The RNA shown here (Bacterial large signal recognition particle RNA) has 268 nucleotides and comes from a bacterium. The prediction has a mean pLDDT of 77. Rfam family: Bacterial large signal recognition particle RNA. Rfam classes the family as a non-coding RNA gene. The sequence was found by an Rfam model in a public genome assembly.
RNA sequence: CCGUGCUAGAUGGGGAGUUAGCGGUUCCCUGCACCCGAAAGCCGCUAUAUGCGGGAUCGAACGGUUGCCAGCGGUCCACCGGUUCGGUUAUUUGAAGCUGAUGGAGGCGUUGAGACCUGGACCCUUCGCAAUGCGGAACUACCUAACCCCGCCAGGUCCGGAAGGAAGCAGCGGUAAGUAGAAUUCCGUAUGUGCCGUAGGACUAUCUGGGUGGAGUCACCCACAGGGGAUAUAGUUGGAUACGGAGAUCAAAGGUAACCCUGCACGG
Numbered sequence: 001c002c003g004u005g006c007u008a009g010a011u012g013g014g015g016a017g018u019u020a021g022c023g024g025u026u027c028c029c030u031g032c033a034c035c036c037g038a039a040a041g042c043c044g045c046u047a048u049a050u051g052c053g054g055g056a057u058c059g060a061a062c063g064g065u066u067g068c069c070a071g072c073g074g075u076c077c078a079c080c081g082g083u084u085c086g087g088u089u090a091u092u093u094g095a096a097g098c099u100g101a102u103g104g105a106g107g108c109g110u111u112g113a114g115a116c117c118u119g120g121a122c123c124c125u126u127c128g129c130a131a132u133g134c135g136g137a138a139c140u141a142c143c144u145a146a147c148c149c150c151g152c153c154a155g156g157u158c159c160g161g162a163a164g165g166a167a168g169c170a171g172c173g174g175u176a177a178g179u180a181g182a183a184u185u186c187c188g189u190a191u192g193u194g195c196c197g198u199a200g201g202a203c204u205a206u207c208u209g210g211g212u213g214g215a216g217u218c219a220c221c222c223a224c225a226g227g228g229g230a231u232a233u234a235g236u237u238g239g240a241u242a243c244g245g246a247g248a249u250c251a252a253a254g255g256u257a258a259c260c261c262u263g264c265a266c267g268g
Base pairs, nucleotide, nucleotide: 001268002267003266004265005264006263009058010057011056012030013029014028015027016026020046021045022044023043024042034055035054036053037052063260064259065258066257067256068255069254073250074249075248076247079245080244081243082241083240084239085238086237087236088235089234090233091232098226099225100224102223103222104221106218107217108216115212116211117210118209119208120207121206123201124200125199127197128196129194130193131191132190133189134188135187136186137185138184139181140180141179142178149174150173151172152171157166158165159164
């Protein structure tokens, strides 16, 4: 140096999440990424942690470590901007509602205003009455209880010498129970009932009668004054949001420089 057979080894890496921590299953990025099985209140491990179980290919082949460049993508951060939610200050030809009865325009008023006195209604409760519903009774009709209900009791039975007497089925007539009916009456009971009565309460508001008295009264409309603070804008301040910047951090593929590894057995 060549050939054969082995073994170590290779068949990806990273971010988030999870975890005491590491790896895997999950999501995402890069990408040439062997196949199968299980894995989220899960699977395998312990700083020598960079998966577990089974198979396949390659095989000293694949390469490895560190620094730098660049950077997919992820994470953090409220510093600036954006969005959004509040606090506060200022302004508002200061929104609504409120007060005044000042001006205007109106309404009511000597057929009597406001005010005062005195009643009533509307409202609530008790009781009564009425109405309605329900139940019961009275009432009517039917059916009637083979016997253990009533009356009268043929026949038959029993007692008696007889006269006579006793119990008593069927039948007839009733009664209780039952069924049905509905005009009326009575009783009980209930009420989302009432042009009713009675007693009490309430009597704020509203409406209204009578009396006294004799000229104001109302505040619907337009202004005005007071007061009110909605809304909007601006300033300031606090919170939230990773949307755009700034910043921090991890970082795949890629580029670059330096360094390191490449074994064992047999044969020629």